[in-house]
This record gives sequence, structure tokens and C1' cells, in this order.
RNA sequence: CGACCGGAUCGGACAGCCGCGGCUGCAGGCUGAAAAGCCGCAGGUGAGGAAAGUCCGGGCUUCAUAGGGCAAGGAUAACAGGUAACGCCUGCCGGGGGUGACCCUAGGACAAGUGCAACAGAGAUAUACCGCUGCAGCGGCUCGCCGCUGCAGCAAGGGUGAAAAGGUGGGGUAAGAGCCCACCCGGCCUAUGGUAACAUAGGUUUUACGAUGUAAACUCUAUCCGAAGCAACGCCGUGGAGAAGCAUAUGGUUUGCCCGACCGCUUCAUGGAGGCGGCUUGAUCCCGUGAGCGAUCACGGGACUAGAUAGAUGGCUGUCAAGACAGAACCCGGCUUAUAGAUCCAGUCGCAAC
Repeated sequence: CGACCGGAUCGGACAGCCGCGGCUGCAGGCUGAAAAGCCGCAGGUGAGGAAAGUCCGGGCUUCAUAGGGCAAGGAUAACAGGUAACGCCUGCCGGGGGUGACCCUAGGACAAGUGCAACAGAGAUAUACCGCUGCAGCGGCUCGCCGCUGCAGCAAGGGUGAAAAGGUGGGGUAAGAGCCCACCCGGCCUAUGGUAACAUAGGUUUUACGAUGUAAACUCUAUCCGAAGCAACGCCGUGGAGAAGCAUAUGGUUUGCCCGACCGCUUCAUGGAGGCGGCUUGAUCCCGUGAGCGAUCACGGGACUAGAUAGAUGGCUGUCAAGACAGAACCCGGCUUAUAGAUCCAGUCGCAAC
């Protein structure tokens, strides 16, 4: 210098003017007995890394539930750790890819049982299609071979397939075959190392260790799971309808009086409209020190950082830049998806130079 790889941070900046939602203040204005409300002024504050999808896990709330267990249904799946918890994260093991930094991995059990294995192929858990070999018969000729038929043996070779009874080589045999031998692979046993998954080494004598694949098929094993969700839920509640008590005209309402007309008063519970709470101080954020490979944890110091309810967070101008994805609605921890561009850190490979 080029090509890569992993991670972190930011994601329009500055200035001026106008506007909006919360909060605080006011010896400002209006209403009100007051509390307070409305308006005004001033100050300060006001979206995200994903606020999104609503896919997991929790807090919180209501309902259910004596306590415990079984069944059903659902979820997860190597091992160890982290966490409030998780299907998340970290580390590590096995497998796969890359020269490498590094990346990917639904990764328990098919030797409990059952099912399935399309197409192709003779045959899919058992097979004789082409073949190879022996024997018998018949035929042919160049006379020791060939062809056909029948019976028997063979899973070595060909062909089909994702998969055809462990692989390679040798022996053996009529031809063959773990039938035998050597090595390898896998299983099993032992030892060593490791917390463990696992790795490495050795052994595998006997009749008989060699078993197809598939659980993102049923199933089995282990662990976990009560349901619904802030439109949850709690409080207040003019009116209306309900219940109880009192009153039955000498009472009350209707303009002060008369006439006329009408019937009510108090309490309780319910709760439509509406209002208030829930609502943002929290597994919170920042900095430092320490422990740990790391996720993370402990200690110390500091900060307060939207809270609306038809929903504010905006608009214009100037300079630079041109620039994405995208807008909170109870709150957190994750995952996934979208994202122009900028900066920083650790590292790999190649070329060149020193």
C1' cells in the first nucleotide's frame, strides 16, 4: 500500500426567530369563601439505536389456587459458568468451512417399541438384474474351449441410489465372504489429563463387538411452565335506573303574594359519561478501583435524564454538510429485522522497503 476479519462509539452541527407538552417560580390577571383552576410571563427540560416486530424472559396488577402429586398440553436439549430470569450471554468441547485473523452449527436417545425410506433400481433391511464359480444334460468346432438349459454356491466386480451389510492391502477359495491376517475407523473396557463435555494412550481373549438412515416421524429421557394483560387494576363520580326508611298534604317545588299545576325528602349500594391514581427512582445511568480469560460481580463517588391521553418533541432562515432506517404510550433484560455515512481499537494475509 492492497485485500480482509472481529469489536466499540456516533448517527446531522452551530446561530437566530416563531410554536407545542410536562416541571418549577411569580409581590402578574380572571374566577372562587378557600383549596384550586384558567390565562400570562420567566427559567429549565423534552424520542431511538433500534422507540419497530411483539418472538422469548421478568417486574407489577387482577383472577384462580389448602398443600402435594399424577395425567394432558407446551417449551428447551453437548459441558461448565453468568443472570432476577430466559429459548439470552460468556467460555469451552465435538462437527463443518477458510492459507489465516475468524465464521457456522435445533449438537440428547433409532441397541425400548412403532412407523417411513419418494424417484431410480433386480433388491431398502432385505435382494441374484448384469455377472463369477461348480456339477449334470444337450449342441458346436480350430479339441479344450464356447453356447444353451437345469440345480447349487457367491454380496467380491458392474449398474441404481442420499444410503446396498465397516475401509485398504494380503492370504484363502471352485468362485467368494471378517472366513483368516496386518493396519485404520467406529463401539466397549482400562489408565492418564481435565470440574465436566471430552482428549490421548493401551487392550478387545471366548460361540457372537461391526448395529442402514430418519426423532424439523410417533415416541422415550431430563428440566421448566396456573391464566390474562396498563383498554391490567385502584379511587371519586352530576344524571339515570334500584333498595330501605320517613312523609300522604297544615309539607315541598313552581318568581315576593293569590289562584292553578306538579310530587317528594334522607340513606345505602351499583356505576354509563367524565376525572384522578397506576406513570416513571429504576435488576437506572456515568466515572474510578478491585476480582475474573470472559459474560459478569463487589466496593467507592456522582447524576436525575419525556410522561402525553387524541396524544407535545415541530417549523422557518443563514453557514457547513447533504445523510439513512425510523416517532415513546406501564416498565425492564434479550433476540430478530431496517439503517446513508463517520470515527476509533484489536488482529490476519499478500506485496514492497528498511